[in-house]
Context: one part of a larger RNA
RNA sequence: CUGGGCGUAAAGGGCGCGUAGGCGGUUGCCCGCGUCGCACGUGAAAGCCCCCGGCUCAACCGGGGAGGGUCGUGCGAGACGGGGCAGCUGGAGGCAGGGAGAGGCUGGUGGAAUUCCCGGUGUAGUGGUGAAAUGCGUAGAGAUCGGGAGGAACACCUGAGGCGAAGGCGGCCAGCUGGCCCUGUCCUGACGCUGAGGCGCGAAGGCUCGGGGAGCGAACGGGAUUAGAUACCCCGGUAGUCCGAGCAGUAAACGCUGUGGACUAGGUGUGGGAGGAGUUGACCCCUUCCGUGCCGGCGCAAACGCAGCAAGUCCACCGCCUGGGGAGUACGGCCGCAAGGCUAAAACUC
Numbered sequence: 001c002u003g004g005g006c007g008u009a010a011a012g013g014g015c016g017c018g019u020a021g022g023c024g025g026u027u028g029c030c031c032g033c034g035u036c037g038c039a040c041g042u043g044a045a046a047g048c049c050c051c052c053g054g055c056u057c058a059a060c061c062g063g064g065g066a067g068g069g070u071c072g073u074g075c076g077a078g079a080c081g082g083g084g085c086a087g088c089u090g091g092a093g094g095c096a097g098g099g100a101g102a103g104g105c106u107g108g109u110g111g112a113a114u115u116c117c118c119g120g121u122g123u124a125g126u127g128g129u130g131a132a133a134u135g136c137g138u139a140g141a142g143a144u145c146g147g148g149a150g151g152a153a154c155a156c157c158u159g160a161g162g163c164g165a166a167g168g169c170g171g172c173c174a175g176c177u178g179g180c181c182c183u184g185u186c187c188u189g190a191c192g193c194u195g196a197g198g199c200g201c202g203a204a205g206g207c208u209c210g211g212g213g214a215g216c217g218a219a220c221g222g223g224a225u226u227a228g229a230u231a232c233c234c235c236g237g238u239a240g241u242c243c244g245a246g247c248a249g250u251a252a253a254c255g256c257u258g259u260g261g262a263c264u265a266g267g268u269g270u271g272g273g274a275g276g277a278g279u280u281g282a283c284c285c286c287u288u289c290c291g292u293g294c295c296g297g298c299g300c301a302a303a304c305g306c307a308g309c310a311a312g313u314c315c316a317c318c319g320c321c322u323g324g325g326g327a328g329u330a331c332g333g334c335c336g337c338a339a340g341g342c343u344a345a346a347a348c349u350c
């Protein structure tokens, strides 16, 4: 130096951008650094291994041989790796023409509904539950009609549908803006892949300051239930949920499946595009590219299952695991306003 693994047994980093590093298509020529060969030198002795010998044996000792990574010098090989030069176009990127989309940010705007306020009609209940009660109501509730205010969310369309790296994204309109797909094969000519650190993004809940507050609703109060009921059910209800600015950085952040690439039977749905056939035109049909589901063969797998969107066959790079508990804890360090986060043991015990 070398093991075996990571869908469900321990194990894929929440996601991206990217530094160092690792790895890197194809053709020709050159160099000969790695690599390989030969020769010489070096590789002290002792020791280890083999042979022979000396102490009666052995240990011990003597002699001989083998072996020896590495290194130095010279000569040689030129496939592969590396370097240099010159090319190539299949990787990658660009350009042109089309296309779909809840991708993101900002501003505006619409209707339904809940609640509240004002007014009309109207009178004794209403609400709620398993049944009730608390609650609301003759100071006129609930119901119903008209008017107004305000906040939040967008029914149908809606689909196993679409978009996004992930978190996530859903009324309508406009502005700004990111990515993706198809066609042409026009341009550049390996410009690539991965990525320790690092930087950024990151649901809900939480925190700070300011606003907002309709509905819902931790905490809290009350009514029930019950042996009790710090709950489940009911009546209320503060923070919060919403907006702006900042912090926090977690998750069953899940496909419990890292990223990129190549290769390996099919069948069937669905979303986006291109071509063909046909036609007045559309659908259907055929071919093809991209996405997303289901079924299934080889293969894989402990089984379940996966199966061209692999968990198959391989390559490159990163992350991670190494019996259960103690413990994702203590201590220390770093970060945070705090809550806490990240990193991360041991004694002991089974």
Stems, first nucleotide, its partner, number of pairs: 003322004007304002012318001014201004021194003025088007033081002035077007049065006091191001092188003095184005103177007110154001115149007125136002162169002206247006215241002220236004258317006266295011299306002323350003332343004
About this RNA: The part of an RNA shown here (small-subunit ribosomal RNA, central domain) has 350 nucleotides and comes from a mine metagenome. The coordinates come from a structure-prediction model, not an experiment, and the mean pLDDT is 90.